[in-house]
RNA sequence: GGAGUCGGCCAGGCAAUCGCCCUGGAUUGGAUUUUGUCCAAUACGGGGAGGAAAGUCCGGGCUCCACAGGGCAGGGUGCCAGGUAACCCCUGGGGGGCGUGAGCCUACGGAAAGUGCAACAGAAAAUAUACCGCCCCUUACCGGUUUUGCCGGAAAAGGGGUAAGGGUGAAAUGGUGCGGUAAGAGCGCACCGCGCAGGUGGUAACACGCUGCGGCUAGGUAAACCCCACCCGGAGCAAGACCAAAUAGGAAAGCGAUGCCGCGGCCCGCGGUGCUUUCGGGUAGGUUGCAUGAGGCUGCCGGUGACGGUGGUCCCAGAUGAAUGAUUGCCCACGACAGAACCCGGCUUAUCGGCCGGCUCCCACU
RNA sequence: GGGGCCAUAGCUCAGCUGGUAGAGCGCUACAAUGGCAUUGUAGAGGCCGCCGGUUCGACUCCGGCUGGCUCCACCA
Numbered sequence: 001g002g003a004g005u006c007g008g009c010c011a012g013g014c015a016a017u018c019g020c021c022c023u024g025g026a027u028u029g030g031a032u033u034u035u036g037u038c039c040a041a042u043a044c045g046g047g048g049a050g051g052a053a054a055g056u057c058c059g060g061g062c063u064c065c066a067c068a069g070g071g072c073a074g075g076g077u078g079c080c081a082g083g084u085a086a087c088c089c090c091u092g093g094g095g096g097g098c099g100u101g102a103g104c105c106u107a108c109g110g111a112a113a114g115u116g117c118a119a120c121a122g123a124a125a126a127u128a129u130a131c132c133g134c135c136c137c138u139u140a141c142c143g144g145u146u147u148u149g150c151c152g153g154a155a156a157a158g159g160g161g162u163a164a165g166g167g168u169g170a171a172a173u174g175g176u177g178c179g180g181u182a183a184g185a186g187c188g189c190a191c192c193g194c195g196c197a198g199g200u201g202g203u204a205a206c207a208c209g210c211u212g213c214g215g216c217u218a219g220g221u222a223a224a225c226c227c228c229a230c231c232c233g234g235a236g237c238a239a240g241a242c243c244a245a246a247u248a249g250g251a252a253a254g255c256g257a258u259g260c261c262g263c264g265g266c267c268c269g270c271g272g273u274g275c276u277u278u279c280g281g282g283u284a285g286g287u288u289g290c291a292u293g294a295g296g297c298u299g300c301c302g303g304u305g306a307c308g309g310u311g312g313u314c315c316c317a318g319a320u321g322a323a324u325g326a327u328u329g330c331c332c333a334c335g336a337c338a339g340a341a342c343c344c345g346g347c348u349u350a351u352c353g354g355c356c357g358g359c360u361c362c363c364a365c366u
Numbered sequence: 367g368g369g370g371c372c373a374u375a376g377c378u379c380a381g382c383u384g385g386u387a388g389a390g391c392g393c394u395a396c397a398a399u400g401g402c403a404u405u406g407u408a409g410a411g412g413c414c415g416c417c418g419g420u421u422c423g424a425c426u427c428c429g430g431c432u433g434g435c436u437c438c439a440c441c442a
Base pairs, nucleotide, nucleotide: 001362002361003360004359005358006357007356008355009354010353012331013330014329015328016327017326018325020048021047022046023045024044026042027041028040029039030038031037032036050337054348055347057346058345059344060343061342062236063235064234065233069268070267071266072265074232075231076230077229078228079093080092081091082090083089094108095106096105097104098103109227110226114225115224116221117220131166132165133162134161135160136159137158138157139156141153142152143151144150145149174192175191176190177189178188179187193216194214195213196212197211198210199208200207201206240288241287242286243285250279251278252277253276254275255274259273260272261271262270281441282440283439295314296313297312298311299310300309301308302307332335367438368437369436370435371434372433373432376391377390378389379388385422393409394408395407396406397405415431416430417429418428419427
C1' cells in the first nucleotide's frame, strides 16, 4: 500500500422567524357558597420518536377469567455448562462443515422400541438377491490316441457356487494389500475405519496413536408417525376499573338443577346460577389503566464472558383524527431505511454513508 | 392497536401421511349450419405469490418476506 474479518458508535450540522403536542409556576377573565376547585386565554421556563419505533416471530411484566388445580389430548424446545424475570435469546465450551488465515455457519437427542416411505432407473431398495459376467459338475457334440479310458475344444441345455468385475441409482451391505480358492468372499491375516466394554483427562458435552473384545452384525429418512427429557392454563390495554348519556329491558333457540355458564379441545374438580347464545334496540362521550422503569449515564468490585453486586447522578414523548413541520441563510462527506400508541428483553427484516478499535492474509522497503 | 385466515391455468376452485398438477367456465382450431348460437371432437395455456432450508426428491414439511380478506367498542 492492497484485500479481508470481527466489534462498537453516529444517522446532516448551526442560526433566525412562524407554527404543533405535553408540562411547571405566574397574570388576567369566567363558573361556583368558600383562603378552595374547575375552565379558558396570554407571555415566560422545561421536554418532545428509532436503531430499527417495523414484522408481531419468541419470551416476560401487567390485567381479567379459580390469584391457575389434577389427568388426557395438543403445542414448543432438543450437543454440554452457565446467564436471565423468561426465552425459539445471549455467553463460554464440544462435535461437524467452509476458508491459506483472522473468522464464519450449524433444528446437533434417539434409526441395535416399533411402524411407515424410497417415484424413475436397476437383477436387487433393506430383505438379502443374481441380469451380464466368472467358476465347477452332468448330459449330449467334435478332434487326438490302440480299446475300457485319458487329453483338448467352441457353442448349447440342466444343476450348483460366487459377490471380485460391469451396468442403474441420491443411496447397493466397510477400504487397501497379501494369503487363500475351482472361481471367489472378513474365508484368514496386517493396517485403516466402525461398534462395545474398561481406563485416563474434563463439572459435562466430549477427547485419547491407552487396553481388551467383536470379522463387521446395526444403510438413509424423525423440518414422517413415534420414543425419551424438559417446558407450556386461556385471553389480551378494543385487557380491565369508574362516571355520564340513551332505549323496546323486545324476539327466537338451548337447558331447566345427573342442566347451563365461568373453563374457547375433553374429563375430573372448584365457583356461580334464570342464565347463555343469536337477532333486534341504544350510545359512540369522558376519566383511569398511561410512564420511576427487569430505566439511562458513570465509578469500583467479582467473573474468560453473557452477567451480577454496590456507590453516585439524572427524570428523558405520552397523542386519541392522533404532536417534530415550513421558510430563509451558511457549511460539508449532500443526507438511507423509516414515525411511539400499555411496557420491557430478544430475534428477524429494511437501511445513503461516515468514524473508531482489535485481528488476519498478500506485496514492497528498512 | 390486537387476533384469525388465504394466495394453484384468464376466472372460480380441487389436489397433497412428499414421487412428473387436475375439474368447471372461458380461449383456439375443426366438424355440423346459408350464417350465428347450442352441440360434438381435438388442443393450447401453470417457475403452484417470492426467497432460503430439510430431503435423493417440496405445491405439500420448516423458517423469513410480499400482497389480500376478515373479526374484535361500550350499555341494558
Overview:
Two RNAs folded together computationally: RNase P RNA and transfer RNA, 442 nucleotides in total. Rfam match: Bacterial RNase P class A. On this family, see Beauregard et al., RNA Biol 2013: "Identification and characterization of small RNAs in Yersinia pestis". By type it is a ribozyme. The prediction has a mean pLDDT of 79.